[in-house]
RNA sequence: CUUAGAAAAAAGCAUACUGUUGAAAAAAAGGAUGCAAAGUCACGGGUCUAAAGCAUUAUUGCCAUGGCGUCCGGACUGCCUGG
Numbered sequence: 001c002u003u004a005g006a007a008a009a010a011a012g013c014a015u016a017c018u019g020u021u022g023a024a025a026a027a028a029a030g031g032a033u034g035c036a037a038a039g040u041c042a043c044g045g046g047u048c049u050a051a052a053g054c055a056u057u058a059u060u061g062c063c064a065u066g067g068c069g070u071c072c073g074g075a076c077u078g079c080c081u082g083g
Base pairs, nucleotide, nucleotide: 002083003082004081005080012035013034017030018029020027021026039076040075041074043073044072045071046068047067048066053062054061055060
């Protein structure tokens, strides 16, 4: 540098769930299962929400400026063991 992940070690992440915050999506804290990129970046696609705004038959529609990296791609980085 490249390739593979049967077993082991160390360190890490965090789904269900709980209560807190938030308009919601969701986030952060704890945390069974699970994860070698389940690390970082909303860059491309996808997707969730719709407070404010606009429209409206007046209770619905549109909309991201709000999210999701444990949906897919891309970029960058990376532990252990073996070849």
A computed fold for an 83-nucleotide RNA from Lentibacillus amyloliquefaciens, annotated as c-di-GMP-I riboswitch aptamer. The RNAcentral record of the sequence draws on Rfam and Ribocentre. Rfam family: c-di-GMP-I riboswitch aptamer. Rfam describes the family as follows. GEMM was predicted in a large-scale screen for bacterial structured RNA regulatory elements. The coordinates come from a structure-prediction model, not an experiment, and the mean pLDDT is 76.